[in-house]
RNA sequence: GACUGCAACAACCCCGUGGGUGGUUUUAGCACCUACUGCAGUC
Numbered sequence: 001g002a003c004u005g006c007a008a009c010a011a012c013c014c015c016g017u018g019g020g021u022g023g024u025u026u027u028a029g030c031a032c033c034u035a036c037u038g039c040a041g042u043c
Stems, first nucleotide, its partner, number of pairs: 001043007013029001016036007
């Protein structure tokens, strides 16, 4: 430098943060993508 996995910290639990898209129209603490933070692993 590249790639992969994860979210410890948290006013029960879930939720790292910003942006975009879709869906819901009941209310999003829904899903996906992207950038960034942190942890671990691989080349």